[in-house]
The prediction has a mean pLDDT of 76. Two RNAs folded together computationally: RNase P RNA and transfer RNA, 406 nucleotides in total. It holds a member of the Rfam family "Bacterial RNase P class A". The family's RNA type in Rfam is ribozyme.
RNA sequence: GCUAGCCGGAUGAUCGCUCUUAAUUUAAGAGAGGAAAGUCCGAACUCCGCAGGAUAGGGUGCCUCCUAACAGGAGGACUUGUUAAGAGAUGGAAAGUGCAACAGAAAGUAAACCGCCUUUUAUAAGGUAAGGGUGAAACGGUGGUGUAAGAGACCACCAGAGGAGCUUGAGAAAGCUUUUGCUAUGCAAACCCCACCUGGAGAAAGAUCAAAUAACUUUGUGUGAUCCGCACUAGAAGUGGGUAGAUCGCUUGAGCCUGCCAGUGAUGGUUGGCCCAGAUGAAUGGUCAUCGUUCAGUUUACUGAAUACAGAAUUCGGCUUAUAGGCUGGCCUUU
RNA sequence: GCGAGAUAGCUCAGGCGGUCAGAGCGUCGGAUUCAUAACCCGGAGGUCGAGAGUUCGAGUCUCUCUCUCGC
Numbered sequence: 001g002c003u004a005g006c007c008g009g010a011u012g013a014u015c016g017c018u019c020u021u022a023a024u025u026u027a028a029g030a031g032a033g034g035a036a037a038g039u040c041c042g043a044a045c046u047c048c049g050c051a052g053g054a055u056a057g058g059g060u061g062c063c064u065c066c067u068a069a070c071a072g073g074a075g076g077a078c079u080u081g082u083u084a085a086g087a088g089a090u091g092g093a094a095a096g097u098g099c100a101a102c103a104g105a106a107a108g109u110a111a112a113c114c115g116c117c118u119u120u121u122a123u124a125a126g127g128u129a130a131g132g133g134u135g136a137a138a139c140g141g142u143g144g145u146g147u148a149a150g151a152g153a154c155c156a157c158c159a160g161a162g163g164a165g166c167u168u169g170a171g172a173a174a175g176c177u178u179u180u181g182c183u184a185u186g187c188a189a190a191c192c193c194c195a196c197c198u199g200g201a202g203a204a205a206g207a208u209c210a211a212a213u214a215a216c217u218u219u220g221u222g223u224g225a226u227c228c229g230c231a232c233u234a235g236a237a238g239u240g241g242g243u244a245g246a247u248c249g250c251u252u253g254a255g256c257c258u259g260c261c262a263g264u265g266a267u268g269g270u271u272g273g274c275c276c277a278g279a280u281g282a283a284u285g286g287u288c289a290u291c292g293u294u295c296a297g298u299u300u301a302c303u304g305a306a307u308a309c310a311g312a313a314u315u316c317g318g319c320u321u322a323u324a325g326g327c328u329g330g331c332c333u334u335u
Numbered sequence: 336g337c338g339a340g341a342u343a344g345c346u347c348a349g350g351c352g353g354u355c356a357g358a359g360c361g362u363c364g365g366a367u368u369c370a371u372a373a374c375c376c377g378g379a380g381g382u383c384g385a386g387a388g389u390u391c392g393a394g395u396c397u398c399u400c401u402c403u404c405g406c
Stems, first nucleotide, its partner, number of pairs: 001331007009291007017031006033309001037320002040318005045202004050229001052228004057198005062076005077090001078088003091193002096191002098187003113132002115128004140158006159183002161180008206248004215239005220232003255274003259270004292307006336406006344360004353391001362378004384400005
C1' cells in the first nucleotide's frame, strides 16, 4: 500500500422512567444498531363475493451448488485488468428491422481523393485498390509467384469464422487433428428473438367489541390494463347531518450461543444451554467516581481536551449509503 | 407506506442518443422621442442536481446518492 474479518466504550454507586411476573405499594428481572438509515429486492403474514382464461406488461439471463425465496451468497469458466487488487446489466448480430453524426472518395446498392500503369500533341479515357491521407472503425496479415501496373488471382505460413471428429471435465469450457480461400466491423444498458419466473394491495394490512347509523342527487359492480366468460344488485362518487372509544394484531422466531461431524466453501446435521424492548404523542435517561481509546503539551508519568455514524414501531434474509478510531489475518513493494 | 420532479436571473419546451442547447419575461447596448414607456434591431448569460457505467459519442439510456413537492 491492497484486501478479508471483528469491536466501536466498560465497571460501580445513587436517583428517575417503561414493560413482565408475583404481590398489595413492595420485590425481582429485562430495556435501542452494525447499520435500527435509504425503501432498492425477496419472502412470511393479512385482505380482496373470480387468488377463472387469454393477450399485453414486468423481471431475470455463463456453469454447478446453498437458501423459504431473491437481481442474494459460495466455488468455478470466460473476457478484461492491477505492483498486490479488482470489474463484468456474461444467452442470440447467420430470424428480421434499425443506428454509426462530423471528417473522409467511400461506412453496404459500399467506394476512387492523392498515388501506380496503359494510351494521347495535350485534355480526356481505361485499368487498379498493393502504398498514402481521413476517421472509433476502411473488404485479414507477412513473404513470394504472377502482372502493363496490381489484387487471395495463385502458393506457403499465421489469425479469425464455418463444417467434421477425438480427449479432459458433472458442466460452463479448454486442448488437439482435419477441412473450406469463406474474410462486413461495432452497438441488443437499440427495437427485437430465445429460455425461465410473475394476480393485486399492504400493518394507517386487517380482526373483534362499543356508540351513532337522518335525508337528497348520480352511476351497475366484482383490488393494475384490454377482451372473453362467470357471479351478483352489493357497492362507488357528491352535498349534508350524527357518533368516535377500547382490545387484539405486538413479539417463541426460516431465533440466538457453544461443542462435535460432513463439505474446497457458502451451508447443512446434531448434543447441551438461553428467552434477549414491545412503547402508542411515544420509555430505554441524569449525576458522581474509576478505567479504556485518541490528540496536544511536557515536569517521563503528569495535565488538559475529545470520544465517530447515529435511535426500535409487524418480523426476517439481502443490497446500497454514513462512520472518530482500534485489533487480527493474507498478499505486494521499498529499505 | 405511496407517487412525482430538478434545463439561462425567473417560468417552461426538448429526448427510441448525433457532438448540440431553445422560447417568453428579465438584463445590456443601439435606434426613436423634448423626456420616458410602448414598438423595432442586435448581444451577453447554461457544470441540463451530483457521481459512476454502456457507447466512437449521454442533456436523452442504466444504476447509486442529494434536495424539493404532493398523498